This is a predicted structure of a 79-nucleotide RNA (c-di-GMP-I riboswitch aptamer) from a Desulfobulbaceae bacterium. The prediction has a mean pLDDT of 84. The source organism's lineage runs through Bacteria, Pseudomonadati, Desulfobulbia, Desulfobulbales and Desulfobulbaceae. The model forms 95% of the base pairs in the Rfam consensus.
RNA sequence: UCACAAAAAAGCCAAACCCGUUGUAAAGCGGGGACGGAAAGCCACGGAUCCAACCAUGCUGGAUAGCCGGGUUGCCUUU
Numbered sequence: 001u002c003a004c005a006a007a008a009a010a011g012c013c014a015a016a017c018c019c020g021u022u023g024u025a026a027a028g029c030g031g032g033g034a035c036g037g038a039a040a041g042c043c044a045c046g047g048a049u050c051c052a053a054c055c056a057u058g059c060u061g062g063a064u065a066g067c068c069g070g071g072u073u074g075c076c077u078u079u
Stems, first nucleotide, its partner, number of pairs: 006079002012037002017032006035066001041072003045069003048064005054058001
């Protein structure tokens, strides 16, 4: 100096639930609130789940990145 593991510190994000708001809906956004999180930052590419329409057992459009995989960027370096 680098890598890995455990513990720690500084910041970061914010589930359920409540209020407001947008949407047919899944759900999003703002405020409160913390169950958790080292990518719980970003990207719907593959799978999965959910919603809506339809010529309906499968197709189109949408939602979830805090369901899994993949891509991409990235914080601390104290013991």